[in-house]
Molecule: Bacterial RNase P class A
Organism: Flavobacteriales bacterium
RNA sequence: GUAGUAAUGGACUUCAUCGCUUUCGUAAGGAAGAGGAAAGUCCGGACACCAUAGAGCAGCAUAGCGGAUAACAUCCGUCCACCGUAAGGUGAGGACAAGUGCAGCAGAAAGCAAGUACAGUUCGGCUGUAGUGAAAACAGGUAAACUCUAUGCGGUGCAAUGCCACGUAUACCGAGAACAGGGACUGCUCGUUCAAUCUCGGGGGGUAGGCAGCUCAAGCUAGUUAGUAAUAACUAGCGUAGAUAAAUGAUGAGGCUCGAAAGAGAACAGAAUCCGGCUUAUGAAUUACUACCUGC
Numbered sequence: 001g002u003a004g005u006a007a008u009g010g011a012c013u014u015c016a017u018c019g020c021u022u023u024c025g026u027a028a029g030g031a032a033g034a035g036g037a038a039a040g041u042c043c044g045g046a047c048a049c050c051a052u053a054g055a056g057c058a059g060c061a062u063a064g065c066g067g068a069u070a071a072c073a074u075c076c077g078u079c080c081a082c083c084g085u086a087a088g089g090u091g092a093g094g095a096c097a098a099g100u101g102c103a104g105c106a107g108a109a110a111g112c113a114a115g116u117a118c119a120g121u122u123c124g125g126c127u128g129u130a131g132u133g134a135a136a137a138c139a140g141g142u143a144a145a146c147u148c149u150a151u152g153c154g155g156u157g158c159a160a161u162g163c164c165a166c167g168u169a170u171a172c173c174g175a176g177a178a179c180a181g182g183g184a185c186u187g188c189u190c191g192u193u194c195a196a197u198c199u200c201g202g203g204g205g206g207u208a209g210g211c212a213g214c215u216c217a218a219g220c221u222a223g224u225u226a227g228u229a230a231u232a233a234c235u236a237g238c239g240u241a242g243a244u245a246a247a248u249g250a251u252g253a254g255g256c257u258c259g260a261a262a263g264a265g266a267a268c269a270g271a272a273u274c275c276g277g278c279u280u281a282u283g284a285a286u287u288a289c290u291a292c293c294u295g296c
Stems, first nucleotide, its partner, number of pairs: 001292008012255007020033005035268001039279002042277005047157004059153005064078005079093001080091004094148002099146002101142002116130005161212004167207001170204001172202006182194004219238008256265003
């Protein structure tokens, strides 16, 4: 100098004042308050409800070998193949001796059918040679082709689910009112009775709304030990938002960064039940290790 690998960081920060959400406190007042991806919702789980005798079919997913883990399509180690001078990177890396399918150009003929040219011939496509092609009758390639093998997989998601429940209307139950009208009994009248109506009381379900779920969690930080590693065990400390139309903000001053100055504060982006991953987005600046080349 050129590459490779692994990261850091998350552009603002401090103080004051005024607010917002949660929380402690009788009160005054105090404490805490977005991310590395909170994103995409792609994979795996926790948790909840529903379903579920057992077995099988279908469907989906995964695929060398070994290990880690709650689990995984994740991670670690390693073999093989390919790319690279190398460090290193990539891999949809089980099976085509079960069956089915597919295959450009060239060539007479390409997947059991038809047989080209020349020569030979025991006259049988029987033998040899030529020519095309990766492959020519012997048998191959292909499973990000169907398929087969092995393993795994019930469904829906916190708008899960449980509890309380205003007002209005109301199923149902009881009491009463009015007897004008209707039905039944009857040939007619009276009478009896039924339903409906109205008022009052009781009352279940459900709505608005509230509470729980909800944040202590397979948690974080540091160290030691075991292991090549992923990771595990132990010890010590910390315990860090919980809102619901959705808080996490505004102003002023100082500092810092950029800019000649005026001035600006900027990347990607913002919690919504919680974890483990993957993928994608991401400004300035910085660090460690490794390989190759060149010079001294």